[in-house]
RNA sequence: AGAGUUUGAUCAUGGCUCAGGACGAACGCUGGCGGCGCGCCUAACACAUGCAAGUCGAACGGAGUUCACUAGACGGAAGUUUUCGGAUGGAAGUCUUAUGAACUUAGUGGCGGACGGGUGAGUAACACGUGAGUAACCUGCCUUAGAGAGUGGAAUAACGACUGGAAACGGUCGCUAAUACCGCAUGAUGUAUCGGGAUGGCAUCAUCCUGAUACCAAAGAUUUAUCGCUCUGAGAUGGACUCGCGCCCGAUUAGAUAGUUGGUGAGGUAAUGGCUCACCAAGUCGACGAUCGGUAGCCGGACUGAGAGGUUGAUCGGCCACAUUGGGACUGAGACACGGCCCAGACUCCUACGGGAGGCAGCAGUGGGGGAUAUUGCACAAUGGGCGAAAGCCUGAUGCAGCGACGCCGCGUGAGGGAAGACGGUCCUCUGGAUUGUAAACCUCUGUCUUCGGGGACGAUAAUGACGGUACCCGAGGAGGAAGCCACGGCUAACUACGUGCCAGCAGCCGCGGUAAUACGUAGGUGGCGAGCGUUGUCCGGAAUUACUGGGUUUAAAGGGUGCGUAGGCGGUUUGAUAAGUCAGCGGUGAAAUAUUUCAGCUUAACUGGAAGGGUGCCGUUGAUACUGUCAGGCUUGAAUUUAGUUGCUGUGGGUGGAAUGUGUGGUGUAGCGGUGAAAUGCAUAGAUAUCACACAGAAUAUCGAUUGCGAAGGCAGCUCACAAAGCUAAAAUUGACGCUGAUGCACGAAAGUGUGGGGAUCAAACAGGAUUAGAUACCCUGGUAGUCCACACUGUAAACGAUGAUAACUCGCUGUCGGCGAUACAUAGUCGGUGGCCAAGCGAAAGCGAUAAGUUAUCCACCUGGGGAGUACGACCGCAAGGUUGAAACUCAAAGGAAUUGACGGGGGCCCGCACAAGCGGAGGAACAUGUGGUUUAAUUCGAUGAUACGCGAGGAACCUUACCCGGGCUCGAACGGUGCAUGAAUGAUUCAGAGAUGGAUCAGUCCUUCGGGACAUGUAUCGAGGUGCUGCAUGGUUGUCGUCAGCUCGUGCCGUGAGGUGUCGGCUUAAGUGCCAUAACGAGCGCAACCCUUGUCGUUAGUUACCAUCAAGUAAUGUUGGGGACUCUAGCGAGACUGCCACCGUAAGGUGUGAGGAAGGGGGGGAUGACGUCAAGUCAUCAUGGCCCUUACGUCCAGGGCUACACACGUGCUACAAUGGGAUAUACAAAGAGCGGCAAUACGGUGACGUGGAGCAAAUCUUAUAAAAUAUCUCCCAGUUCGGAUUGUAGUCUGCAACUCGACUACAUGAAGUUGGAAUCGCUAGUAAUCGCGAAUCAGAAUGUCGCGGUGAAUACGUUCCCGGGUCUUGUACACACCGCCCGUCACACCAUGGGAGUCAGUAACGCCCGAAGUCAGUGACCCAACCUUAGGGAAGGAGCUGCCGAAGGCGGGAUUGAUAACUGGGGUGAAGUCGUAACAAGGUAACCAAU
Repeated sequence: AGAGUUUGAUCAUGGCUCAGGACGAACGCUGGCGGCGCGCCUAACACAUGCAAGUCGAACGGAGUUCACUAGACGGAAGUUUUCGGAUGGAAGUCUUAUGAACUUAGUGGCGGACGGGUGAGUAACACGUGAGUAACCUGCCUUAGAGAGUGGAAUAACGACUGGAAACGGUCGCUAAUACCGCAUGAUGUAUCGGGAUGGCAUCAUCCUGAUACCAAAGAUUUAUCGCUCUGAGAUGGACUCGCGCCCGAUUAGAUAGUUGGUGAGGUAAUGGCUCACCAAGUCGACGAUCGGUAGCCGGACUGAGAGGUUGAUCGGCCACAUUGGGACUGAGACACGGCCCAGACUCCUACGGGAGGCAGCAGUGGGGGAUAUUGCACAAUGGGCGAAAGCCUGAUGCAGCGACGCCGCGUGAGGGAAGACGGUCCUCUGGAUUGUAAACCUCUGUCUUCGGGGACGAUAAUGACGGUACCCGAGGAGGAAGCCACGGCUAACUACGUGCCAGCAGCCGCGGUAAUACGUAGGUGGCGAGCGUUGUCCGGAAUUACUGGGUUUAAAGGGUGCGUAGGCGGUUUGAUAAGUCAGCGGUGAAAUAUUUCAGCUUAACUGGAAGGGUGCCGUUGAUACUGUCAGGCUUGAAUUUAGUUGCUGUGGGUGGAAUGUGUGGUGUAGCGGUGAAAUGCAUAGAUAUCACACAGAAUAUCGAUUGCGAAGGCAGCUCACAAAGCUAAAAUUGACGCUGAUGCACGAAAGUGUGGGGAUCAAACAGGAUUAGAUACCCUGGUAGUCCACACUGUAAACGAUGAUAACUCGCUGUCGGCGAUACAUAGUCGGUGGCCAAGCGAAAGCGAUAAGUUAUCCACCUGGGGAGUACGACCGCAAGGUUGAAACUCAAAGGAAUUGACGGGGGCCCGCACAAGCGGAGGAACAUGUGGUUUAAUUCGAUGAUACGCGAGGAACCUUACCCGGGCUCGAACGGUGCAUGAAUGAUUCAGAGAUGGAUCAGUCCUUCGGGACAUGUAUCGAGGUGCUGCAUGGUUGUCGUCAGCUCGUGCCGUGAGGUGUCGGCUUAAGUGCCAUAACGAGCGCAACCCUUGUCGUUAGUUACCAUCAAGUAAUGUUGGGGACUCUAGCGAGACUGCCACCGUAAGGUGUGAGGAAGGGGGGGAUGACGUCAAGUCAUCAUGGCCCUUACGUCCAGGGCUACACACGUGCUACAAUGGGAUAUACAAAGAGCGGCAAUACGGUGACGUGGAGCAAAUCUUAUAAAAUAUCUCCCAGUUCGGAUUGUAGUCUGCAACUCGACUACAUGAAGUUGGAAUCGCUAGUAAUCGCGAAUCAGAAUGUCGCGGUGAAUACGUUCCCGGGUCUUGUACACACCGCCCGUCACACCAUGGGAGUCAGUAACGCCCGAAGUCAGUGACCCAACCUUAGGGAAGGAGCUGCCGAAGGCGGGAUUGAUAACUGGGGUGAAGUCGUAACAAGGUAACCAAU
């Protein structure tokens, strides 16, 4: 940094897609280790269980435990004594009491539960960010300063007794303490009120000094260190409120608002304020977007990006909001309070049914939801928090560990050597090679990670370590335990084989797959990344594809139909002031973290720490004053006005003219008129059309008339009058920026259409009829109503176009024209304003534009952002209606579209050619037959060829063979060929049997060469190779047809074009020809054309045998028969000849013309061979060759028979005819070119004949085939199904052949069919041609009406290029490029998809009105209750329960609004392999197309 994709190719437009980065991710495959981070994005769904907020006994009274001790009671041990009965002794122990100490603590009390932790539902807001303000405020604990703590009192928990309840939890009575509560005192620097003074400010005011009056405090504890308490000031911290600016989408949400906006007064609050209330006023907000609806926590930052931007708001940090849903207050410094209270709702749980309890969006965890997110862990060791004087206690904050490749970072899975280039795999041209691949094996090493053993931290510099025997260090051992994923057609790095066969499948886009798939699947190989790799999703980028940086609007999407004009935006010249914008300096702020730079710490990195700079912003302050703004004063060039001319289809209203049309009346006049491609409908003998005269009606204004003129646009046309408006020009004067543009708005606005009333001649939707047509609801014709016209009112759209918004300025030339002015040399300059053409620079994708810009600039408005859906739906506004304006989405496609290029095509044009037509001649199409094809039939009728370019074609010759087909019978190394191994045997020949034959059996003969190893040959067997007319001509080679013997097809260099491409090759003339000439940004060249080749026509020369015979000679009945000749004919070699060379005319030339000359031949002499680049996937795998596939006791091969020869039919190509230009008979003349030994065969003989017998001659200019026929002469037939015609059939034969039954040809006799010149339509031919006549040859045993050749006789016609067909060239149009056999439109039918309407139905949301009204604050009341104070002892003061009122959540009712879901039916739309009907568009698309209306 770009790339792919619209086209045959190109450029540009334009969308879609890809390569990059990122993620709180998920899924698939795979998975060694460590460090650091991160981990419910969904159901603010419901939650079992445990824990997450306590602490203080140094505030208090108790209670409990222990100890000490006092007293008492019980108790009775050891010891002593004993008469053994006991006595004495009094310990331990137990209980009680008093005191003291230590510990624990339910309760009262204090502080903390407003922090910390969670979540993002709500919120579009002063919520947040940023910067200000509070002279309108509060602040516990903390710091600091000053002052103080005197004196009294009454209760109440706990506790005890009784008692209710299942429980939760209470009730009554009685006792008691305090740092709990309450009096009184003291009191200012405090508060309030009233004064005085000073200073300052920002309006209210603030601060300080000072005077008076009133009011208000306190608590103690103790280990004696201290800690608390009260008042006041200040600070710090935290909070509250106000304001500027910033802060998403929708106008298909345009008006909103009654406490609403303001004032006065009051209440309330820490405090301002409609915050609340009473009264008064009627304001306030809004196009600079109010209100309403939707969505959303905001920011530091994060991701991306070159940046500007875009997207985002997890983790960390700041702020806000919330705590099951809704409401409410209490306490308190602080809450309207996550783990507090009250009420209401939903839900869950307990219950003895009476009533109660609860709130994980704290940490774990569970269910559920979901594609998806962890342990009911350890510890308070560290950091921090609460309480406490402290020890300490609490702390799911936090520190750690666990799980998860979720992310980032680091490391490893070994290193060096090692070629028999191993085995195996894969591939191939397969005796072998290539690759995997130094890869492996093997050798020598190393030890990171892992494993085992040992030591062992920092974090706490005394003690205290959850992490943790962790990090780290040392030792041992052994390559051992550690590699996958994706891709490999292009984009995009990386290719082969097999399988599959539009199937299975792939695919991000283009697109792959229909038998040779680098695109599917597998394998081998390769590429990429690597403990990960791919996929999916989302965001940015690429995308300059919303364009501020940085786009456009003639034709690609896009200029409003036009003007006037409001807001707004922009604005000439000069001076001064100001300093808002602007610029500069300084100050404040812009939290930390992040990011950048740099240094440092973990082995490195990620990570972390330190420092620095930056932070484009906001605020303040001091300056500057060019520009913009504001204010003031000038100027005249922009603009406007005045004067004088002038122009015009400018507008409105009135008057009026002629032509035409139609109608009416009358005249003349008679049979048609009219209309069309041709007709018909229609009119007309009741007198039309035509014509004359007169009259009437309505509409439109010929010629002039024109790239003419005018108008803002729409538009405006006879003449004339009136009124009105506009432009231009000239020269001055006046005003003094008054200007430009212009959202909303207002006005105008063709045609069609609507309403009311007129009018109605023409024309003419609808409609009717006639034609056309397959149809014809059309085009054509005859009629004809709305309408067309007028007045008034609506509609408000057009391809309303220059497809080009308005204004201003600037920027080469040439040439027309309209209206002015005007110098003069009045013909021609100049100038102003319009209107055209061509062009320069420049612009543009190009076409093109080019002073009338689409050029260069400035200002303002409008509009565009892929195609379709769709200018549709819904909503709103406008309209009488028709409809208009505004204007989506779902869904669907990878294009749609522009300009130009090359072709192809056109029922486009120009030019030219061709037996293309025309002019002629002869055919075929009708008949019979031959032959080929289709079809049908068949066991088989083998296969191929199928418009021209298949069909007497492959086949130049199917009875067997051929033969490929069918039936039957055989063979399996095979019918033919090569190699190898083994065994046997010469090879070979003959005879015979069975059989349809192939084949099989039997018999006989035969006994090779040799260096003795063996060899040749044959047979058998095994094997490698056979064989296939099996498939694919759409895998191919070769070859062939066709366009077409048409004149074309290209290249090099140069030039033009952004490019495809063009030029050359076009143009003019000419030619059969891209054949030449001229011209020319082209100059040359190649393949084609032509020529060179063959043949034929003339002559010369050379040579004469088998050809020839003039002359000479010989001979015969006759004949070049013989000698001879080389003259002639001829043969076959070599040459000559023709070139527009000569003449005349035309032309620049090329060249053309000429019954020109000459010449055998004259303008290519005739004929042949020769076929450019290419087209038709044209034909051929069955001539041959060949890739791939298929068969291998058969799809191979051998044999016999059959079939290819069938036959209701259709077509092609031929032959013979239909007759007299003929048939028959007789006589008789003249060729050329061939062929011949398995051959041609003479003479002769036989046969009516086919032919037979026999055989001279000839491997050929010698012999034979071999009589040429038509023609000619004579005779006959006399127009008929015949003396035409010969099919068919019968009989008898001939020939070939192993064999003529299926299935040959020929002969003789007999038979004697159709057919009397052929419908539509169609074929060949331009001169030795058509037509006609015979002859020969190839193939071949035999078998031509076919094919290929040969000669004989021998015409007619061509005016000409309008038309048909084909071709060439130039040009034009194109929506075609598979190229008109193209493309393509709409209805209908079918399937699927999304969507609109829809009687309704259901659900939600937010308001509104009314009802009800919990808790609770406030207010009122308070007859009831009441410890502290007062009291004269009665009461009072103060307080409270209760009750009432306002407000008030949830709830109920109601009518509307709005959103969503759904619905019988219904509307159009989209997609779909193929269907039906037509053919609307693209070419003049066959009626030019299109826009709007009807």
Notes: Predicted 3D model of a 1494-nucleotide RNA (small-subunit ribosomal RNA) from an uncultured bacterium. Rfam family: Bacterial small subunit ribosomal RNA. Rfam links the family to the GO terms ribosome and structural constituent of ribosome. The prediction has a mean pLDDT of 84. RNAcentral holds the sequence, with entries from ENA and SILVA.